Record summary:
This is a predicted complex of two RNAs, RNase P RNA and transfer RNA, with 464 nucleotides together. Its mean pLDDT, the model's own confidence on a scale to 100, is 77. It holds a member of the Rfam family "Bacterial RNase P class A". By type it is a ribozyme.

[in-house]
RNA sequence: CAAGUUGACCGGGUGAUCGCGUGUUAUCGCGGGCUAUGGCUCCGAUAAUGCGAGGAAAGUCCGCGCUCCAGAGGGCACGGUGCUGGCUAACAGCCAGACGGGGCGACUCGGUGGAAUAGUGCAACAGAGAGGCGUAUUGCCCCGGUCCAGAUGGACCAGGGUGAGGGUGAAACGGUGCGGUAAGAGCGCACCGGCGCAGGUGGUGACACCGGCGGCCAGGCAAACCCCACCGGGAGCAAGACCAAGCAGGAACGAGGGGCGGCCCGUCCCAUUAAGUUCCGGGUAGGUUGCUAGAGGCGGCGCGUAAGUGUCGUUCCAGAUAGAUGAUCACCGCCUGCCGGGAUUUCGGUUCCGACAGGUACAGAACGCGGCUUACAGGUUGGCUUGAGUC
RNA sequence: GUGGCUGUGGUGCAGUGGUUAGCAUGCCUGACUGUGGAUCAGGAGGUCGAGGGUUCAAAUCCGUCCAGCCACC
Numbered sequence: 001c002a003a004g005u006u007g008a009c010c011g012g013g014u015g016a017u018c019g020c021g022u023g024u025u026a027u028c029g030c031g032g033g034c035u036a037u038g039g040c041u042c043c044g045a046u047a048a049u050g051c052g053a054g055g056a057a058a059g060u061c062c063g064c065g066c067u068c069c070a071g072a073g074g075g076c077a078c079g080g081u082g083c084u085g086g087c088u089a090a091c092a093g094c095c096a097g098a099c100g101g102g103g104c105g106a107c108u109c110g111g112u113g114g115a116a117u118a119g120u121g122c123a124a125c126a127g128a129g130a131g132g133c134g135u136a137u138u139g140c141c142c143c144g145g146u147c148c149a150g151a152u153g154g155a156c157c158a159g160g161g162u163g164a165g166g167g168u169g170a171a172a173c174g175g176u177g178c179g180g181u182a183a184g185a186g187c188g189c190a191c192c193g194g195c196g197c198a199g200g201u202g203g204u205g206a207c208a209c210c211g212g213c214g215g216c217c218a219g220g221c222a223a224a225c226c227c228c229a230c231c232g233g234g235a236g237c238a239a240g241a242c243c244a245a246g247c248a249g250g251a252a253c254g255a256g257g258g259g260c261g262g263c264c265c266g267u268c269c270c271a272u273u274a275a276g277u278u279c280c281g282g283g284u285a286g287g288u289u290g291c292u293a294g295a296g297g298c299g300g301c302g303c304g305u306a307a308g309u310g311u312c313g314u315u316c317c318a319g320a321u322a323g324a325u326g327a328u329c330a331c332c333g334c335c336u337g338c339c340g341g342g343a344u345u346u347c348g349g350u351u352c353c354g355a356c357a358g359g360u361a362c363a364g365a366a367c368g369c370g371g372c373u374u375a376c377a378g379g380u381u382g383g384c385u386u387g388a389g390u391c
Numbered sequence: 392g393u394g395g396c397u398g399u400g401g402u403g404c405a406g407u408g409g410u411u412a413g414c415a416u417g418c419c420u421g422a423c424u425g426u427g428g429a430u431c432a433g434g435a436g437g438u439c440g441a442g443g444g445u446u447c448a449a450a451u452c453c454g455u456c457c458a459g460c461c462a463c464c
Base pairs, nucleotide, nucleotide: 001387002386003385004384005383006382007381008380009379010378012332013331014330015329016328017327018326020052021051022050023049024048025047026046027045028044029043031042032041033040034039054362058373059372061371062370063369064368065367066236067235068234069233073265074264075263076262078232079231080230081229082228083097084096085095086094087093098112099110100109101108102107113227114226119225120224121221122220138165139162140161141160142159144157145156146155147154148153174192175191176190177189178188179187193217194216195214196213197212199210200209201208202207240289241288242287243286249280250279251278252277253276256270257269258268259267296315297314298313299312300311301310302309303308333360334359335358336357337356339354340353341352342351343350344349392463393462394461395460396459397458398457401416402415403414404413409447418434419433420432421431422430440456441455443453444452
C1' cells in the first nucleotide's frame, strides 16, 4: 500500500425571527372552591428561568419488574427450551469453553438431548433390491442336458451358489492388502476407520488422550409423531386506586353463577328471601393518581480471562393525552457529480485548492426495564490476518 | 395492547414434504360463419410475498422481514 476480518463510537453545528409542552418563581384576574376572613388551593394569562426523543424511541419476537385476580394449591392437557460451565431479576440473551462445518489465515457459522439395546411413521423417480437380515437384471462360478467342435473349449436351456465387478439412486450396510475358495464374501488374518463394553489419565463439566476386549459393522429424517430433562397460573397501565357528574325501567330464560379465558379436583365468594344470562330502553364520553429516582447515567478503585459484580464519589436526564419536542432564513460542516488549476506518478491513478449543481439518512417516546431482530445518507477510530513493495 | 388468518399465472381458487405446481375464467393463434358471439383444436402466461435454515428433496416444516385483513377489551 492492497485485500480481508473483528470490535468501539458519532450520526449535523452556529446565529436571527416566529412557535409548542412541562417544572419553578413573580405579578395579574369584577375567575372557581374551602374558610376560623389570616389565608389555602385550583384554573387561566403574562414575564423570567430550567428541561424537552433514539441508536434503533420501530417490529412487538422473547424475558422481567409493577398492578389486580385468592400470596395462585394438586393432576391431566397444552406450550416453550434443548452440548458444557458461568453471568443475570429473568430470558430463546450474554461470556468462556467443548464438538462439528467453512476459510491459507485473522476469524466465522451451528435449534448441537435421544435413531439396534422405548415404540410408531416417512423416503417420489430411478433401480434387481430402500429398511430387514431384504434383493438377483447383467456378470462370475458349479452341476446336469442338447448342439457344434472334437485338444483344453464354444453356444443355448434348466437347477443351484455368490454380493466381490458393471449399472440405478440423495442413500445399496466399512476401506486397503494378503490368505482362502468352484467362484466369492469379515469367511480368516494384518493395518486403518466406526460402534459397543469395561478401565486408566487430565478436566467442575461438555469432552480429550491412552492402551485393552468383542468381527459387532447395527444408514438418514425427531424444524415427523414421540421419549427424556427442565421451565411456564391468568390478565394486562384501557392493569389498578380515588373523585365528580348523570340515569328509568321493562321483557324472556333461570338453579346454579363467578374468581378460573383449556379440562378435572380442591377451595373461596355470591345466590335459591331470585343471583345470574340474553334482549329492548336510559345515562356518561370528565378529572386526579398510577407517572417516571430507576435491575438509572458517568467516573475511580477492588474481584473476575470475560459476561459481570462489589464499593466509593458525582449527577438528575421528556412526561404529552388526538398526543409538545417544531418551522423559516443566513452562514458553515460533510458526501456525490462535473469543470478549471496545482503537486505527484510505475501514465492506470492518487491527492490539494476553487467554482457550480444536487444530496444531508433510518425514523418520533406514551408504565418502566434487560435483550433480540430489522431499517439507516454518511463519518471517526482500535485490534488482528494474508499478500506485495521499500529500508 | 392481546389473539388469529391470508399472500400461488391477469382475476378467483386447489395443492400441506416427492416426477416438469394444477383448475376455472380471461388472453393469443387457427377452424367453423357473409360478420360477430357460442362451439371445436392448439398455445402462451408462475422466482408459490421477500430472504435464510432443516431435509436427499420445501409452495408445504421452522425462524426473520414485508403487505393486507379480522376479532376482543